Two RNAs folded together computationally: RNase P RNA and transfer RNA, 461 nucleotides in total.
[in-house]
RNA sequence: GGGGUGCACCGGGCAACCGCUUCGCCGACCGGCUCUGCCGGGGAUCGGCGGGGAGGAAAGUCCGAACUCCACAGGGCAGGGUGCCUCCUAACGGGAGGGCGUCGCAAGACGACGGAAAGUGCAACAGAAAGCAUACCGCCCCUUUGGGGUAAGGGUGAAAAGGUGAGGUAAGAGCUCACCAGCGGUGUGGCAACACACCGGCUCGGCAAACCCCACCCGGAGCAAGACCAAAUAGGGAUGCCGCUGAGCGUGGCCCGCGCGAGGUCCCUCGGGACCCGGCAUCCGGGUAGGUCGCUCGAGCAUGUCGGCGACGGCAUGCCCAGAUAGAUGGUUGCCUCGUCCGUUUCGGCGGACCAGACAGAAUUCGGCUUACAGGUGCACCCCGUCC
RNA sequence: GCACGCGUAGCUCAGUUGGCAGAGCAGCUGACUCUUAAUCAGCGGGUCCGGGGUUCGAGUCCCCGCGCGUGUA
Numbered sequence: 001g002g003g004g005u006g007c008a009c010c011g012g013g014c015a016a017c018c019g020c021u022u023c024g025c026c027g028a029c030c031g032g033c034u035c036u037g038c039c040g041g042g043g044a045u046c047g048g049c050g051g052g053g054a055g056g057a058a059a060g061u062c063c064g065a066a067c068u069c070c071a072c073a074g075g076g077c078a079g080g081g082u083g084c085c086u087c088c089u090a091a092c093g094g095g096a097g098g099g100c101g102u103c104g105c106a107a108g109a110c111g112a113c114g115g116a117a118a119g120u121g122c123a124a125c126a127g128a129a130a131g132c133a134u135a136c137c138g139c140c141c142c143u144u145u146g147g148g149g150u151a152a153g154g155g156u157g158a159a160a161a162g163g164u165g166a167g168g169u170a171a172g173a174g175c176u177c178a179c180c181a182g183c184g185g186u187g188u189g190g191c192a193a194c195a196c197a198c199c200g201g202c203u204c205g206g207c208a209a210a211c212c213c214c215a216c217c218c219g220g221a222g223c224a225a226g227a228c229c230a231a232a233u234a235g236g237g238a239u240g241c242c243g244c245u246g247a248g249c250g251u252g253g254c255c256c257g258c259g260c261g262a263g264g265u266c267c268c269u270c271g272g273g274a275c276c277c278g279g280c281a282u283c284c285g286g287g288u289a290g291g292u293c294g295c296u297c298g299a300g301c302a303u304g305u306c307g308g309c310g311a312c313g314g315c316a317u318g319c320c321c322a323g324a325u326a327g328a329u330g331g332u333u334g335c336c337u338c339g340u341c342c343g344u345u346u347c348g349g350c351g352g353a354c355c356a357g358a359c360a361g362a363a364u365u366c367g368g369c370u371u372a373c374a375g376g377u378g379c380a381c382c383c384c385g386u387c388c
Numbered sequence: 389g390c391a392c393g394c395g396u397a398g399c400u401c402a403g404u405u406g407g408c409a410g411a412g413c414a415g416c417u418g419a420c421u422c423u424u425a426a427u428c429a430g431c432g433g434g435u436c437c438g439g440g441g442u443u444c445g446a447g448u449c450c451c452c453g454c455g456c457g458u459g460u461a
Base pairs, nucleotide, nucleotide: 001384002383003382004381005380006379007378008377009376010375012336013335014334015333016332017331018330020053021052022051023050024049025048026047027046028045029041030040031039032038033037055359059370060369062368063367064366065365066364067222068221069220070219072257074256075255076254077253079218080217081216082215083214084098085097086096087095088094099113100111101110102109103108114213115212119211120210121207122206136154137153138150139149140148141147142146162180163179164178165177166176167175181203183200184199185198186197187196188195189194226293227292228291229290236284237283238282239281240280241279242278243277248260249259250258263276264275265274266273267272300319301318302317303316304315305314306313307312339354340353341352342351343350344349389460390459391458392457393456394455395454398413399412400411401410415431416430417429418428419427437453438452439451440450441449
């Protein structure tokens, strides 16, 4: 100097004027009283002063929770999620550290990473044969229209039952040996996943983002949750079941358990019938879509310190940083600065013009994941080349 | 916000990890007919919304992104 890898950050600043919104205080305003004052009220309105006012993704709504409601937040089945080990966290499908595998010269990147001797299933076409297989060609032996041995070589395929080499054999084969892979055993190191060493019969395909088995986890809805106030309507209509011998209900489906749950009169020959009601289920139809709360103090932020490889945790001090409801945060001017273009340069830079120019806006809150992003800054590491 | 569904030829739609991506309509050509229509025969036309992954193999299974639609105070 060039190329690359990983991580973090910025993505305008200052001032003035006008304008918007929210919170707090004061006053006007309204009511009362013992009336130049005091008490109370209120978002209906106005004024003054002061504080605050979008993001790293506010996005997608993919996960997890907090919070709210549902007597069952009881048990089970079905269903769903995760999947190497150890830790972090409120939790997670997230994060940190490590192990193994693949890719890369490397820094690093990626991994849906438990189990195929629990069972079932799939592998089209090709091929002789694709789970407990196979003999098409080939090789050898005996005999000759045949029989026996073989799985080394060839062929088909994504894949043919360990691989390479040597010996041995009638020809061959882990038949034997050496090395490697796999499987099993023992020992050492490590909390562990695993790694290494030694020994051994020789060898017990692939796919589980196939059904499944194993381990762990999961009640359901969701701020349009929910609570309160006010107003209006049709206390509507139809059908069916039931009234304790029990219809139905209990926040996804099914079962069990448990709990809640609605009747009187009269007539008649025990059964039953009538009337007035009551409890449910389904459907049709009507009214209201108003106001207040929830609504921002949070698993919060900043600094320092201690512990830890780290994610992160403890302690101390300080701070309060939007709360809207057709949904606010903008406009103008000046200067500075990034960037672009032109000219110039003693290569440090200078002058002029354009001018904030990417993705993009809260709506209960938070921890993540994923996606979009013009331009710019910093740090650490790897490789290549050159010079000293 | 929540619960789901869809995207395949010019159009409307089928399609289980396995032969080859299909049907109807439309289009083109030929036959028939005086001519046309109808009818018969043949032909062409495909990023299976896009990207990545699993697998020997993906329209189909999984993940992410894009677009469209249904219901629900």

Overview: It holds a member of the Rfam family "Bacterial RNase P class A". By type it is a ribozyme.